Context: one part of a larger RNA
RNA sequence: UUGGGCGUAAAGCGUCUGUAGGCGGAAGAAUAAGUCUGGUGUGAAAGCCCACAGCUCAACUGUGGAACGGCACUGGAUACUGUUUUUCUUGAAUCAUAGAGGGGGUAGUGGAAUUUCUGGUGUAGAGGUGAAAUUUGUAGAGAUCAGAAAGAACACCUGUGGCGAAGGCGACUGCCUGGCUAUGUAUUGACGCUGAGAGACGAAAGCGUGGGGAGCAAACAGGAUUAGAUACCCUGGUAGUCCACGCAGUAAACGAUGGAUACUCGUUGUCGGGCAGAUUACUGUUCGGUGACCAAGUUAACGCAUUAAGUAUCCCGCCUGGGGAGUACGAUCGCAAGGUUGAAACUC
Numbered sequence: 001u002u003g004g005g006c007g008u009a010a011a012g013c014g015u016c017u018g019u020a021g022g023c024g025g026a027a028g029a030a031u032a033a034g035u036c037u038g039g040u041g042u043g044a045a046a047g048c049c050c051a052c053a054g055c056u057c058a059a060c061u062g063u064g065g066a067a068c069g070g071c072a073c074u075g076g077a078u079a080c081u082g083u084u085u086u087u088c089u090u091g092a093a094u095c096a097u098a099g100a101g102g103g104g105g106u107a108g109u110g111g112a113a114u115u116u117c118u119g120g121u122g123u124a125g126a127g128g129u130g131a132a133a134u135u136u137g138u139a140g141a142g143a144u145c146a147g148a149a150a151g152a153a154c155a156c157c158u159g160u161g162g163c164g165a166a167g168g169c170g171a172c173u174g175c176c177u178g179g180c181u182a183u184g185u186a187u188u189g190a191c192g193c194u195g196a197g198a199g200a201c202g203a204a205a206g207c208g209u210g211g212g213g214a215g216c217a218a219a220c221a222g223g224a225u226u227a228g229a230u231a232c233c234c235u236g237g238u239a240g241u242c243c244a245c246g247c248a249g250u251a252a253a254c255g256a257u258g259g260a261u262a263c264u265c266g267u268u269g270u271c272g273g274g275c276a277g278a279u280u281a282c283u284g285u286u287c288g289g290u291g292a293c294c295a296a297g298u299u300a301a302c303g304c305a306u307u308a309a310g311u312a313u314c315c316c317g318c319c320u321g322g323g324g325a326g327u328a329c330g331a332u333c334g335c336a337a338g339g340u341u342g343a344a345a346c347u348c
Stems, first nucleotide, its partner, number of pairs: 004319003007302002012316001014201004021194003025088007033081002035077008049065006091191001092188003095184005103177007110154001114150008125136002162169002206247006215241002220236004258315006266293012297304002321348003330341004
């Protein structure tokens, strides 16, 4: 390579946009590049293969044939693919009218709680644990009342509920803004799918500069526990957590399941719409999401099962025994930490 695979055995890029490329709806016409068919030329000889023959046989050799998968030119065929062209509306997009939403950005506002500070009342404890101690308190704590300040997070509502490509998003209000759904036979007329490179986004931790710092809390200190205890428990506590700008680019970034399209029994819940009939809540039907269960089918099994892991097509990514190793070297990116790419010896 042929081939086989990727939910859990090795294997789906964290996610999207999109370049090249690959693939691509229905009807007609033209062309004849691919495709199919015929002819001509060429495809040296030797060798291989077949037949016959010559050395006493064989090896060897000779004669003839076949073959030489190919290439070029040329005559035709036109179903499919390609190209050109004329149409179409079901794919796709646009428009109009409605609608739901923690989608994003930004500015402002609010209450509860916490801590601190000030003042009042008040007196001996408070705190903490399995039990204690470190800690804190007669310089008046804890408790309680009033006031003030600060920062961070938004209880209930909250729901296998919603939105977002993913990461993710939850107090309230304004402004700016992205996407989605339904209905309409309104417009364009295949404008589509995927996507190597590339670009953008990307939790937490981390880094740089400047702010901020209530609570929590790596590191660190102390108290316990213990044989020890560089831990689990307790008292403290700094980075950090928060904001702005920049970097970093990784996660069990998980549905451990790439994207798109079509087809394939049902039952039941829920969210957002439409239609029809009721009219107080409802019923039926249909479109789009999100769940549970199950049939055929599939699977090594578990399970999956119209949101497929079923049946098919197209495109991309990835896998090929365990360890060595996501290491070394090189390259590249980064301020660094490190990221990306990514072996071998050896060993079982």

Predicted 3D model of a 348-nucleotide part of an RNA (small-subunit ribosomal RNA, central domain) from uncultured Desulfobulbus sp. The RNAcentral record of the full RNA draws on Greengenes. The coordinates come from a structure-prediction model, not an experiment, and the mean pLDDT is 88. Rfam family: Bacterial small subunit ribosomal RNA. The source organism's lineage runs through Bacteria, Pseudomonadati, Desulfobulbia, Desulfobulbaceae and Desulfobulbus.